[in-house]
RNA sequence: UCCGGUCUCCGGGCGACCGCCGGCGGAGCGAUCCGCGGGAGGAAAGUCCGGGCUCCACAGGGCAGGGUGAUGGGCAACGCCCACCGUCCGUCAGGACAGGGAAAGUGCCACAGAAACGACACCGCCGGGAUCCAGGCCGACGUCUGGAUCCGGCAAGGGUGAAAUGGUGAGGCAAGAGCUCACCGGCGGCCGGGCGACCGGCCGUGCAGGGCAAACCCCACCCGGAGGAAGACGCAAUAGGAGGAUCGCGCGGCCCGCGCCCAGAUCCUCGGGUAGGUCGUUCGAGGGCGUCCGCGAGGACGCUCCUAGAGAAAUGGUCGCCACCGCGCGAGCGGGACCAGAACCCGGCUUACGGGGACCGGACAUU
Numbered sequence: 001u002c003c004g005g006u007c008u009c010c011g012g013g014c015g016a017c018c019g020c021c022g023g024c025g026g027a028g029c030g031a032u033c034c035g036c037g038g039g040a041g042g043a044a045a046g047u048c049c050g051g052g053c054u055c056c057a058c059a060g061g062g063c064a065g066g067g068u069g070a071u072g073g074g075c076a077a078c079g080c081c082c083a084c085c086g087u088c089c090g091u092c093a094g095g096a097c098a099g100g101g102a103a104a105g106u107g108c109c110a111c112a113g114a115a116a117c118g119a120c121a122c123c124g125c126c127g128g129g130a131u132c133c134a135g136g137c138c139g140a141c142g143u144c145u146g147g148a149u150c151c152g153g154c155a156a157g158g159g160u161g162a163a164a165u166g167g168u169g170a171g172g173c174a175a176g177a178g179c180u181c182a183c184c185g186g187c188g189g190c191c192g193g194g195c196g197a198c199c200g201g202c203c204g205u206g207c208a209g210g211g212c213a214a215a216c217c218c219c220a221c222c223c224g225g226a227g228g229a230a231g232a233c234g235c236a237a238u239a240g241g242a243g244g245a246u247c248g249c250g251c252g253g254c255c256c257g258c259g260c261c262c263a264g265a266u267c268c269u270c271g272g273g274u275a276g277g278u279c280g281u282u283c284g285a286g287g288g289c290g291u292c293c294g295c296g297a298g299g300a301c302g303c304u305c306c307u308a309g310a311g312a313a314a315u316g317g318u319c320g321c322c323a324c325c326g327c328g329c330g331a332g333c334g335g336g337a338c339c340a341g342a343a344c345c346c347g348g349c350u351u352a353c354g355g356g357g358a359c360c361g362g363a364c365a366u367u
Base pairs, nucleotide, nucleotide: 001363002362003361004360005359006358007357008356009355010354012322013321014320015319016318017317018316020039021038023036024035025034026033027032041339045350046349048348049347050346051345052344053227054226055225056224060256061255062254063253065223066222067221068220069219071083072082073081074080085099086097087096088095089094100218101217105216106215107212108211109210122158123157124154125153126152127151129150130149131148132147133146134145135144136143137142166184167183168182169181170180171179185207186205187204188203189202190201191200192199193198231279232278233277241270242269243268244267245266246265247264248260249259250258251257286305287304288303289302290301291300292299293298324335325334326333327332
C1' cells in the first nucleotide's frame, strides 16, 4: 500500500425568532393569557419469537396439535445471548450447523451400473478339470505356447454412480480374498483429564449391511386462547319491537372435570335507535456515571435523571456560531449526509442503509 475478517460509534450540537403539540404551575365566569420545561429511530420496518398488561375465568388433568434439540451458563422469558465441545468450509484472522435416535416400525435412494439390503458378475483374472484345433521340441512316452467351447475358482484390477460392503502396504495363492501380518478404522474392557458435551492413553479382538429422520416416526424438554378496534367506566337514544330454533351456555379442537342458568341462557332472520365522552396512555424486567465480581453473556452496590403521548394524527421553517466532509499555502468557498416516521409497552432476531474508528489475518515493498 492492497485485500480479507471481527467488533464498535455517529447518523449533527448550541442559541435566537416565528409556528405546532403535550405536561406542570398561576390568572380568568369563559374564550383565553403568562411562566417553566419537553417533543420521532438505529432500525420506529418485518409481525418472526418471548413477555408484561386486559378479558375469557374461579381454576385443573389428558388426547390431539405446535415448538425446541451437543454441553454448561445468562435472562422475567425465548427459537435470543455468552463460553465451550464436535463436524464441515477457509492458507489464515474467522465462519456455518434443523448438532438426540437408522438394532421400535414404515418408506425412499431416480438415471447409470452386473448389483443400491441382505447381493444372480458387464469388461475381466486363473487352471487343481475335460474336449478340440494350430505350431514348436522329442526316437517315443510326453512337454511348451496360442486360440475356441464347457465346467470350476475369484471379487483383488477396470468401468458406472452421491454412495458398491473397511483403507494403505507387505506376504501368501493357480489367480484372489482379513486368507495372514503391521498401521489406521470398527467393537469390547480399563485408566487419566474435564461440572459436562468430549479429549487423551493402554489392552484385547480379524471384526464387517450403507445413506436419508429439513421423510413419516420414536425419545427428552417446553407451550391455554384472544388481543389495545384488548378491555373498563359513564352519558344519551329507541320499539324493554316482531318471528323462529335449541335445552342448554362458557372454558382455541375433543374427552373428563368445573362454573353459570331453569324460564333463564345462547343462536338465526326482519325492523328500529345511538355512533359521541373519559380512562387504558406512559415510572419502566427504565436511562446515565462510577466501583467491585465474572473469560464472557451478565450481576451486586452507590450516586444521579424523568427524556413524545397524538386521536386522522403535532415534533416544522429561518438565521448565527461550532462540529463534520471536499477544494485551497492561507484568507476563504462550497456541501448536506443514507434507510427512513412513534400509536399499549418492553427483551431479542431478521431485513434496509451512508460515513468513521479500533483490533486481527494474508500478500507485496522499503528500512
The prediction has a mean pLDDT of 75.
Predicted 3D model of a 367-nucleotide RNA (Bacterial RNase P class A) from a Planctomycetota bacterium.
It was read from a public genome assembly, where an Rfam model found it.
The organism belongs to Planctomycetota, within Bacteria.